Description
The RNA shown here (transfer RNA) has 73 nucleotides and comes from an uncultured Bacilli bacterium. It matches the Rfam family "tRNA". It is annotated as a transfer RNA.
RNA sequence: GGGGCUAUAGCUCAAUUGGAAGAGCGCCUCCAUGGCAUGGAGGAGGUCGUGGGUUCGACCCCCAUUAGCUCCA
Repeated sequence: GGGGCUAUAGCUCAAUUGGAAGAGCGCCUCCAUGGCAUGGAGGAGGUCGUGGGUUCGACCCCCAUUAGCUCCA
RNA backbone atom coordinates (compact mmCIF):
# COMPACT_ATOMS: atom_id res chain seq x y z
P G A 1 -0.80 3.71 3.45
O5' G A 1 -0.81 2.79 2.27
C5' G A 1 -0.67 3.38 1.00
C4' G A 1 -0.68 2.26 0.00
C3' G A 1 -1.93 1.37 0.00
O3' G A 1 -3.00 1.94 -0.72
C1' G A 1 0.00 0.00 0.00
P G A 2 -4.50 1.69 -0.23
O5' G A 2 -4.80 0.19 -0.69
C5' G A 2 -4.87 -0.13 -2.08
C4' G A 2 -5.00 -1.62 -2.27
C3' G A 2 -6.17 -2.28 -1.55
O3' G A 2 -7.42 -2.12 -2.23
C1' G A 2 -4.22 -3.55 -1.20
P G A 3 -8.77 -2.12 -1.33
O5' G A 3 -8.97 -3.64 -0.93
C5' G A 3 -9.20 -4.61 -1.95
C4' G A 3 -9.31 -5.99 -1.38
C3' G A 3 -10.33 -6.20 -0.27
O3' G A 3 -11.66 -6.32 -0.75
C1' G A 3 -8.32 -7.25 0.33
P G A 4 -12.88 -5.85 0.20
O5' G A 4 -12.94 -6.96 1.34
C5' G A 4 -13.25 -8.31 1.02
C4' G A 4 -13.10 -9.20 2.22
C3' G A 4 -13.93 -8.84 3.43
O3' G A 4 -15.29 -9.26 3.33
C1' G A 4 -11.73 -9.30 4.11
P C A 5 -16.43 -8.39 4.07
O5' C A 5 -16.24 -8.74 5.61
C5' C A 5 -16.43 -10.05 6.08
C4' C A 5 -16.02 -10.17 7.53
C3' C A 5 -16.72 -9.21 8.49
O3' C A 5 -18.03 -9.65 8.87
C1' C A 5 -14.41 -9.19 8.91
P U A 6 -19.15 -8.59 9.22
O5' U A 6 -18.68 -7.99 10.62
C5' U A 6 -18.60 -8.81 11.76
C4' U A 6 -17.96 -8.07 12.92
C3' U A 6 -18.62 -6.76 13.32
O3' U A 6 -19.76 -6.96 14.14
C1' U A 6 -16.28 -6.46 13.21
P A A 7 -20.96 -5.85 14.12
O5' A A 7 -20.35 -4.61 14.90
C5' A A 7 -19.90 -4.76 16.25
C4' A A 7 -19.33 -3.46 16.77
C3' A A 7 -20.34 -2.33 16.88
O3' A A 7 -20.08 -1.53 18.03
C1' A A 7 -18.53 -1.69 15.49
P U A 8 -20.98 -1.71 19.32
O5' U A 8 -22.47 -1.54 18.77
C5' U A 8 -22.99 -0.26 18.52
C4' U A 8 -24.49 -0.25 18.69
C3' U A 8 -25.01 -0.80 20.01
O3' U A 8 -24.92 0.16 21.07
C1' U A 8 -26.24 -1.76 18.25
P A A 9 -24.52 -0.34 22.51
O5' A A 9 -25.84 -0.14 23.39
C5' A A 9 -26.29 1.17 23.68
C4' A A 9 -26.83 1.27 25.10
C3' A A 9 -25.94 0.63 26.16
O3' A A 9 -26.01 1.41 27.35
C1' A A 9 -28.09 -0.35 26.23
P G A 10 -24.80 2.42 27.73
O5' G A 10 -23.78 1.53 28.57
C5' G A 10 -22.62 2.13 29.18
C4' G A 10 -22.03 1.15 30.17
C3' G A 10 -21.73 -0.24 29.60
O3' G A 10 -20.44 -0.31 29.02
C1' G A 10 -22.99 -0.47 31.59
P C A 11 -20.19 -1.11 27.68
O5' C A 11 -20.17 -2.62 28.12
C5' C A 11 -19.12 -3.12 28.91
C4' C A 11 -19.34 -4.59 29.25
C3' C A 11 -19.61 -5.50 28.05
O3' C A 11 -18.41 -5.93 27.43
C1' C A 11 -21.25 -5.89 29.70
P U A 12 -18.41 -6.32 25.86
O5' U A 12 -19.29 -7.65 25.78
C5' U A 12 -18.84 -8.84 26.38
C4' U A 12 -19.84 -9.96 26.15
C3' U A 12 -20.29 -10.13 24.71
O3' U A 12 -19.36 -10.86 23.92
C1' U A 12 -22.16 -10.19 26.16
P C A 13 -19.39 -10.71 22.31
O5' C A 13 -20.82 -11.32 21.93
C5' C A 13 -21.61 -10.72 20.94
C4' C A 13 -23.03 -11.21 21.05
C3' C A 13 -23.90 -10.94 19.85
O3' C A 13 -23.70 -11.91 18.84
C1' C A 13 -25.05 -10.35 21.83
P A A 14 -24.32 -11.63 17.36
O5' A A 14 -25.86 -11.94 17.54
C5' A A 14 -26.81 -11.26 16.77
C4' A A 14 -28.20 -11.61 17.23
C3' A A 14 -29.30 -11.15 16.28
O3' A A 14 -29.49 -12.08 15.23
C1' A A 14 -29.83 -10.46 18.47
P A A 15 -29.32 -11.59 13.71
O5' A A 15 -30.54 -10.58 13.50
C5' A A 15 -31.88 -11.05 13.72
C4' A A 15 -32.81 -9.87 13.85
C3' A A 15 -32.73 -8.82 12.75
O3' A A 15 -33.41 -9.21 11.58
C1' A A 15 -32.77 -7.76 14.84
P U A 16 -33.00 -8.51 10.23
O5' U A 16 -33.47 -9.54 9.12
C5' U A 16 -32.74 -10.77 8.94
C4' U A 16 -33.57 -11.72 8.09
C3' U A 16 -34.33 -11.06 6.95
O3' U A 16 -34.40 -11.95 5.86
C1' U A 16 -35.85 -12.09 8.42
P U A 17 -33.47 -11.74 4.61
O5' U A 17 -34.07 -10.43 3.92
C5' U A 17 -33.49 -9.94 2.71
C4' U A 17 -34.47 -9.08 1.95
C3' U A 17 -34.95 -7.82 2.69
O3' U A 17 -35.20 -6.81 1.74
C1' U A 17 -36.81 -9.22 2.20
P G A 18 -34.23 -5.63 1.65
O5' G A 18 -34.77 -4.53 2.67
C5' G A 18 -34.39 -4.55 4.05
C4' G A 18 -35.06 -3.42 4.81
C3' G A 18 -36.58 -3.48 4.83
O3' G A 18 -37.04 -2.83 6.02
C1' G A 18 -35.92 -1.51 3.77
P G A 19 -38.00 -3.73 7.03
O5' G A 19 -39.05 -2.65 7.53
C5' G A 19 -38.68 -1.68 8.52
C4' G A 19 -39.85 -0.79 8.87
C3' G A 19 -41.09 -1.52 9.38
O3' G A 19 -41.79 -0.68 10.29
C1' G A 19 -41.60 -0.33 7.38
P A A 20 -41.87 -1.09 11.85
O5' A A 20 -40.65 -0.24 12.44
C5' A A 20 -39.58 -0.87 13.16
C4' A A 20 -38.52 0.13 13.53
C3' A A 20 -39.05 1.36 14.23
O3' A A 20 -38.05 1.86 15.13
C1' A A 20 -38.00 2.00 12.21
P A A 21 -38.40 1.96 16.74
O5' A A 21 -37.65 0.73 17.42
C5' A A 21 -37.79 -0.59 16.88
C4' A A 21 -36.79 -1.53 17.48
C3' A A 21 -36.78 -1.55 19.01
O3' A A 21 -37.76 -2.45 19.49
C1' A A 21 -34.55 -1.47 18.14
P G A 22 -38.30 -2.25 21.04
O5' G A 22 -37.37 -3.23 21.84
C5' G A 22 -37.90 -4.33 22.47
C4' G A 22 -37.03 -5.56 22.29
C3' G A 22 -36.30 -6.03 23.54
O3' G A 22 -37.16 -6.69 24.47
C1' G A 22 -34.87 -6.20 21.66
P A A 23 -36.66 -6.84 26.01
O5' A A 23 -35.73 -8.13 25.97
C5' A A 23 -36.25 -9.39 25.56
C4' A A 23 -35.16 -10.44 25.51
C3' A A 23 -34.36 -10.59 26.79
O3' A A 23 -35.02 -11.39 27.76
C1' A A 23 -32.89 -10.51 24.93
P G A 24 -34.81 -11.07 29.32
O5' G A 24 -33.37 -11.68 29.63
C5' G A 24 -33.12 -13.06 29.49
C4' G A 24 -31.66 -13.36 29.64
C3' G A 24 -30.98 -12.76 30.87
O3' G A 24 -31.19 -13.51 32.05
C1' G A 24 -29.67 -12.33 28.97
P C A 25 -31.45 -12.73 33.44
O5' C A 25 -30.02 -12.11 33.78
C5' C A 25 -28.93 -12.94 34.09
C4' C A 25 -27.62 -12.17 34.07
C3' C A 25 -27.54 -10.97 34.99
O3' C A 25 -27.32 -11.31 36.37
C1' C A 25 -26.68 -10.39 32.89
P G A 26 -28.00 -10.43 37.51
O5' G A 26 -27.37 -8.98 37.32
C5' G A 26 -26.02 -8.74 37.62
C4' G A 26 -25.61 -7.34 37.20
C3' G A 26 -26.35 -6.19 37.86
O3' G A 26 -25.88 -5.92 39.19
C1' G A 26 -26.19 -5.78 35.55
P C A 27 -26.91 -5.41 40.31
O5' C A 27 -27.38 -3.98 39.79
C5' C A 27 -26.47 -2.90 39.74
C4' C A 27 -27.18 -1.62 39.28
C3' C A 27 -28.46 -1.28 40.04
O3' C A 27 -28.18 -0.63 41.28
C1' C A 27 -28.84 -1.08 37.73
P C A 28 -29.16 -0.87 42.52
O5' C A 28 -30.46 -0.04 42.17
C5' C A 28 -30.41 1.39 42.05
C4' C A 28 -31.78 1.94 41.67
C3' C A 28 -32.95 1.44 42.49
O3' C A 28 -33.08 2.13 43.73
C1' C A 28 -33.50 1.31 40.21
P U A 29 -33.75 1.37 45.01
O5' U A 29 -35.30 1.33 44.65
C5' U A 29 -36.05 2.54 44.54
C4' U A 29 -37.46 2.25 44.07
C3' U A 29 -38.22 1.21 44.88
O3' U A 29 -38.77 1.74 46.09
C1' U A 29 -38.51 0.78 42.57
P C A 30 -38.94 0.76 47.35
O5' C A 30 -40.20 -0.13 46.94
C5' C A 30 -41.47 0.45 46.76
C4' C A 30 -42.44 -0.53 46.12
C3' C A 30 -42.68 -1.82 46.88
O3' C A 30 -43.58 -1.67 47.96
C1' C A 30 -42.33 -2.32 44.59
P C A 31 -43.51 -2.66 49.26
O5' C A 31 -44.02 -4.06 48.67
C5' C A 31 -45.35 -4.21 48.24
C4' C A 31 -45.61 -5.62 47.74
C3' C A 31 -45.19 -6.72 48.70
O3' C A 31 -46.14 -6.95 49.72
C1' C A 31 -44.45 -7.24 46.52
P A A 32 -45.66 -7.44 51.17
O5' A A 32 -45.26 -8.96 50.94
C5' A A 32 -46.23 -9.92 50.57
C4' A A 32 -45.62 -11.27 50.24
C3' A A 32 -44.69 -11.84 51.30
O3' A A 32 -45.39 -12.47 52.36
C1' A A 32 -43.69 -12.07 49.17
P U A 33 -45.17 -11.98 53.88
O5' U A 33 -43.69 -12.50 54.18
C5' U A 33 -43.42 -13.87 54.30
C4' U A 33 -42.01 -14.13 54.72
C3' U A 33 -41.48 -13.26 55.85
O3' U A 33 -41.88 -13.74 57.12
C1' U A 33 -39.90 -13.35 54.11
P G A 34 -42.57 -12.71 58.16
O5' G A 34 -41.39 -11.71 58.53
C5' G A 34 -41.65 -10.52 59.26
C4' G A 34 -40.38 -9.99 59.88
C3' G A 34 -39.23 -9.89 58.91
O3' G A 34 -39.26 -8.67 58.18
C1' G A 34 -38.52 -11.02 60.86
P G A 35 -38.82 -8.69 56.59
O5' G A 35 -37.25 -8.88 56.57
C5' G A 35 -36.40 -7.83 57.02
C4' G A 35 -34.99 -8.33 57.13
C3' G A 35 -34.39 -8.90 55.87
O3' G A 35 -33.90 -7.90 54.99
C1' G A 35 -33.95 -10.35 57.66
P C A 36 -33.85 -8.16 53.38
O5' C A 36 -32.68 -9.23 53.19
C5' C A 36 -31.34 -8.87 53.44
C4' C A 36 -30.43 -10.07 53.33
C3' C A 36 -30.45 -10.82 52.01
O3' C A 36 -29.66 -10.20 51.02
C1' C A 36 -30.58 -12.37 53.78
P A A 37 -30.16 -10.26 49.47
O5' A A 37 -30.07 -11.81 49.10
C5' A A 37 -28.82 -12.46 48.94
C4' A A 37 -29.02 -13.98 48.87
C3' A A 37 -29.85 -14.47 47.70
O3' A A 37 -29.07 -14.62 46.51
C1' A A 37 -30.63 -15.46 49.68
P U A 38 -29.76 -14.11 45.13
O5' U A 38 -31.09 -14.98 44.97
C5' U A 38 -31.03 -16.39 44.80
C4' U A 38 -32.42 -17.00 44.95
C3' U A 38 -33.48 -16.46 43.99
O3' U A 38 -33.42 -17.07 42.72
C1' U A 38 -34.34 -16.48 46.17
P G A 39 -33.92 -16.22 41.44
O5' G A 39 -35.50 -16.18 41.59
C5' G A 39 -36.25 -17.39 41.54
C4' G A 39 -37.69 -17.13 41.94
C3' G A 39 -38.42 -16.05 41.15
O3' G A 39 -38.87 -16.50 39.88
C1' G A 39 -38.81 -15.73 43.43
P G A 40 -38.96 -15.45 38.66
O5' G A 40 -40.22 -14.55 39.05
C5' G A 40 -41.51 -15.14 39.17
C4' G A 40 -42.51 -14.13 39.68
C3' G A 40 -42.62 -12.81 38.91
O3' G A 40 -43.40 -12.93 37.72
C1' G A 40 -42.51 -12.34 41.20
P A A 41 -43.06 -11.97 36.46
O5' A A 41 -43.58 -10.54 36.93
C5' A A 41 -44.96 -10.34 37.16
C4' A A 41 -45.22 -8.92 37.65
C3' A A 41 -44.64 -7.81 36.80
O3' A A 41 -45.40 -7.53 35.63
C1' A A 41 -44.16 -7.39 39.06
P G A 42 -44.61 -7.00 34.29
O5' G A 42 -44.16 -5.52 34.66
C5' G A 42 -45.14 -4.51 34.86
C4' G A 42 -44.53 -3.28 35.55
C3' G A 42 -43.51 -2.51 34.78
O3' G A 42 -44.05 -1.67 33.77
C1' G A 42 -42.76 -2.78 36.98
P G A 43 -43.12 -1.31 32.48
O5' G A 43 -41.96 -0.36 33.05
C5' G A 43 -42.29 0.89 33.62
C4' G A 43 -41.07 1.52 34.27
C3' G A 43 -39.93 1.87 33.35
O3' G A 43 -40.15 3.07 32.63
C1' G A 43 -39.08 0.87 35.31
P A A 44 -39.40 3.33 31.25
O5' A A 44 -37.97 3.85 31.70
C5' A A 44 -37.83 5.03 32.50
C4' A A 44 -36.41 5.16 33.00
C3' A A 44 -35.34 5.20 31.92
O3' A A 44 -35.16 6.50 31.40
C1' A A 44 -34.72 3.68 33.61
P G A 45 -34.92 6.69 29.84
O5' G A 45 -33.49 6.04 29.62
C5' G A 45 -32.33 6.58 30.25
C4' G A 45 -31.18 5.62 30.13
C3' G A 45 -30.84 5.20 28.72
O3' G A 45 -30.04 6.17 28.06
C1' G A 45 -30.91 3.31 30.13
P G A 46 -30.54 6.82 26.68
O5' G A 46 -30.10 5.77 25.57
C5' G A 46 -28.82 5.17 25.66
C4' G A 46 -28.32 4.78 24.30
C3' G A 46 -28.61 5.80 23.19
O3' G A 46 -27.48 5.87 22.32
C1' G A 46 -29.52 3.69 22.61
P U A 47 -26.61 7.23 22.49
O5' U A 47 -27.02 8.12 21.24
C5' U A 47 -26.72 7.66 19.93
C4' U A 47 -27.79 8.05 18.95
C3' U A 47 -27.44 7.80 17.49
O3' U A 47 -28.63 7.48 16.77
C1' U A 47 -27.75 10.12 17.81
P C A 48 -28.58 6.21 15.88
O5' C A 48 -27.70 5.19 16.68
C5' C A 48 -26.36 4.92 16.36
C4' C A 48 -26.08 3.44 16.40
C3' C A 48 -25.56 2.85 15.11
O3' C A 48 -24.56 1.86 15.39
C1' C A 48 -27.51 1.71 15.76
P G A 49 -23.38 1.61 14.36
O5' G A 49 -22.22 2.62 14.81
C5' G A 49 -21.87 2.75 16.19
C4' G A 49 -20.73 3.71 16.36
C3' G A 49 -20.84 4.99 15.55
O3' G A 49 -21.65 5.96 16.17
C1' G A 49 -18.69 4.06 15.26
P U A 50 -22.59 6.91 15.30
O5' U A 50 -21.56 7.86 14.54
C5' U A 50 -20.69 8.72 15.27
C4' U A 50 -19.80 9.51 14.34
C3' U A 50 -20.53 10.17 13.17
O3' U A 50 -21.15 11.39 13.54
C1' U A 50 -18.62 9.04 12.37
P G A 51 -22.50 11.85 12.79
O5' G A 51 -21.98 12.29 11.36
C5' G A 51 -20.98 13.29 11.24
C4' G A 51 -20.61 13.49 9.78
C3' G A 51 -21.78 13.55 8.80
O3' G A 51 -22.43 14.81 8.81
C1' G A 51 -20.09 12.15 7.94
P G A 52 -23.87 14.96 8.09
O5' G A 52 -23.43 14.97 6.55
C5' G A 52 -24.37 14.67 5.56
C4' G A 52 -23.68 14.28 4.27
C3' G A 52 -24.61 13.69 3.21
O3' G A 52 -25.31 14.69 2.49
C1' G A 52 -22.74 12.29 3.47
P G A 53 -26.88 14.55 2.33
O5' G A 53 -27.01 13.42 1.20
C5' G A 53 -26.28 13.58 -0.01
C4' G A 53 -26.24 12.29 -0.79
C3' G A 53 -27.58 11.66 -1.12
O3' G A 53 -28.22 12.29 -2.21
C1' G A 53 -26.07 10.01 -0.38
P U A 54 -29.85 12.29 -2.25
O5' U A 54 -30.22 10.78 -2.58
C5' U A 54 -29.82 10.18 -3.80
C4' U A 54 -30.28 8.75 -3.87
C3' U A 54 -31.74 8.52 -3.56
O3' U A 54 -32.57 8.78 -4.69
C1' U A 54 -30.43 6.96 -2.39
P U A 55 -33.87 9.70 -4.53
O5' U A 55 -34.87 8.82 -3.67
C5' U A 55 -35.27 7.54 -4.13
C4' U A 55 -35.94 6.75 -3.03
C3' U A 55 -37.02 7.49 -2.27
O3' U A 55 -38.26 7.51 -2.98
C1' U A 55 -35.62 6.35 -0.76
P C A 56 -39.12 8.93 -2.98
O5' C A 56 -39.64 9.08 -1.51
C5' C A 56 -40.35 10.27 -1.11
C4' C A 56 -41.00 10.06 0.22
C3' C A 56 -40.11 9.41 1.26
O3' C A 56 -39.27 10.34 1.91
C1' C A 56 -42.17 8.28 1.21
P G A 57 -37.75 9.96 2.17
O5' G A 57 -37.82 8.79 3.25
C5' G A 57 -38.31 9.05 4.56
C4' G A 57 -38.55 7.77 5.31
C3' G A 57 -37.35 6.86 5.50
O3' G A 57 -36.54 7.27 6.57
C1' G A 57 -39.18 5.58 4.77
P A A 58 -34.95 7.18 6.47
O5' A A 58 -34.61 5.61 6.45
C5' A A 58 -35.05 4.76 7.55
C4' A A 58 -34.03 3.70 7.82
C3' A A 58 -32.69 4.22 8.36
O3' A A 58 -32.11 3.20 9.21
C1' A A 58 -32.33 3.12 6.34
P C A 59 -32.32 3.26 10.79
O5' C A 59 -31.23 2.20 11.33
C5' C A 59 -29.92 2.61 11.53
C4' C A 59 -29.00 1.40 11.51
C3' C A 59 -28.87 0.68 10.17
O3' C A 59 -27.91 1.32 9.35
C1' C A 59 -29.18 -0.90 11.92
P C A 60 -28.20 1.52 7.78
O5' C A 60 -28.44 0.05 7.23
C5' C A 60 -27.41 -0.93 7.31
C4' C A 60 -27.93 -2.28 6.88
C3' C A 60 -28.35 -2.36 5.41
O3' C A 60 -28.02 -3.63 4.88
C1' C A 60 -30.19 -2.87 6.81
P C A 61 -26.70 -3.82 3.99
O5' C A 61 -27.05 -2.93 2.70
C5' C A 61 -27.78 -3.48 1.60
C4' C A 61 -27.89 -2.48 0.48
C3' C A 61 -26.66 -1.61 0.25
O3' C A 61 -25.68 -2.29 -0.52
C1' C A 61 -28.57 -0.25 0.25
P C A 62 -24.11 -1.95 -0.29
O5' C A 62 -23.91 -0.53 -0.98
C5' C A 62 -24.09 -0.36 -2.37
C4' C A 62 -23.83 1.07 -2.79
C3' C A 62 -22.54 1.68 -2.26
O3' C A 62 -21.42 1.31 -3.04
C1' C A 62 -24.32 3.18 -1.90
P C A 63 -19.98 1.18 -2.29
O5' C A 63 -19.56 2.69 -2.06
C5' C A 63 -19.35 3.55 -3.14
C4' C A 63 -19.05 4.97 -2.69
C3' C A 63 -17.95 5.10 -1.65
O3' C A 63 -16.64 5.02 -2.20
C1' C A 63 -19.78 6.43 -1.02
P A A 64 -15.44 4.43 -1.33
O5' A A 64 -15.14 5.59 -0.29
C5' A A 64 -14.68 6.86 -0.74
C4' A A 64 -14.76 7.90 0.35
C3' A A 64 -13.98 7.60 1.62
O3' A A 64 -12.60 7.89 1.50
C1' A A 64 -16.15 8.34 2.20
P U A 65 -11.54 6.97 2.30
O5' U A 65 -11.78 7.36 3.83
C5' U A 65 -11.59 8.71 4.27
C4' U A 65 -12.14 8.90 5.68
C3' U A 65 -11.56 7.96 6.73
O3' U A 65 -10.30 8.43 7.22
C1' U A 65 -13.90 8.02 6.92
P U A 66 -9.28 7.33 7.88
O5' U A 66 -9.88 7.10 9.34
C5' U A 66 -9.94 8.16 10.28
C4' U A 66 -10.53 7.68 11.59
C3' U A 66 -9.94 6.42 12.16
O3' U A 66 -8.73 6.66 12.86
C1' U A 66 -12.28 6.28 12.25
P A A 67 -7.60 5.49 12.90
O5' A A 67 -8.21 4.41 13.90
C5' A A 67 -8.42 4.73 15.26
C4' A A 67 -9.15 3.63 15.97
C3' A A 67 -8.59 2.22 15.80
O3' A A 67 -7.47 1.97 16.65
C1' A A 67 -10.92 2.17 15.49
P G A 68 -6.38 0.90 16.19
O5' G A 68 -7.07 -0.52 16.42
C5' G A 68 -7.45 -0.91 17.72
C4' G A 68 -8.27 -2.18 17.68
C3' G A 68 -7.66 -3.36 16.93
O3' G A 68 -6.68 -4.07 17.69
C1' G A 68 -9.93 -3.12 16.31
P C A 69 -5.48 -4.81 16.93
O5' C A 69 -6.17 -6.08 16.25
C5' C A 69 -6.76 -7.08 17.05
C4' C A 69 -7.51 -8.09 16.20
C3' C A 69 -6.71 -8.74 15.09
O3' C A 69 -5.86 -9.78 15.54
C1' C A 69 -8.80 -8.07 14.27
P U A 70 -4.48 -10.06 14.76
O5' U A 70 -4.94 -10.63 13.34
C5' U A 70 -5.64 -11.87 13.24
C4' U A 70 -6.18 -12.06 11.85
C3' U A 70 -5.17 -12.06 10.72
O3' U A 70 -4.47 -13.30 10.60
C1' U A 70 -7.01 -10.73 10.11
P C A 71 -2.99 -13.34 9.95
O5' C A 71 -3.26 -13.25 8.38
C5' C A 71 -3.91 -14.33 7.71
C4' C A 71 -4.22 -13.95 6.28
C3' C A 71 -3.04 -13.51 5.42
O3' C A 71 -2.27 -14.60 4.94
C1' C A 71 -4.83 -12.02 5.11
P C A 72 -0.74 -14.40 4.60
O5' C A 72 -0.76 -13.47 3.32
C5' C A 72 -1.28 -13.94 2.09
C4' C A 72 -1.25 -12.84 1.04
C3' C A 72 0.10 -12.18 0.79
O3' C A 72 0.96 -12.97 -0.01
C1' C A 72 -1.59 -10.54 0.93
P A A 73 2.55 -12.89 0.22
O5' A A 73 2.97 -11.42 -0.24
C5' A A 73 2.82 -11.03 -1.59
C4' A A 73 3.02 -9.54 -1.76
C3' A A 73 4.34 -8.99 -1.23
O3' A A 73 5.42 -9.19 -2.12
C1' A A 73 2.56 -7.63 -0.50